[in-house]
RNA sequence: GGGCGGCUAGCUCAAUGGUAGAGCACGGCUUUGACGUAGCCGGGGUUGAAGGUUCGAUUCCUUCGUCGCCCA
Numbered sequence: 001g002g003g004c005g006g007c008u009a010g011c012u013c014a015a016u017g018g019u020a021g022a023g024c025a026c027g028g029c030u031u032u033g034a035c036g037u038a039g040c041c042g043g044g045g046u047u048g049a050a051g052g053u054u055c056g057a058u059u060c061c062u063u064c065g066u067c068g069c070c071c072a
Base pairs, nucleotide, nucleotide: 001071002070003069004068005067006066007065010024011023012022013021018055026042027041028040029039030038048064049063050062051061052060
């Protein structure tokens, strides 16, 4: 220098262009003598950044950032 892939909740990851979710973690309640376990409920998101297309973008297009892999 060229090519490819990842980036979404605190962490690990989903999501066919049509209300952004799960597990774990966190908070509350029940249960226990207490802790843990278990059950129920709840909070938490600028979908890496900036533009574009579209009635509508996590999703499609462009540029950039960052991490990883391959080629030279």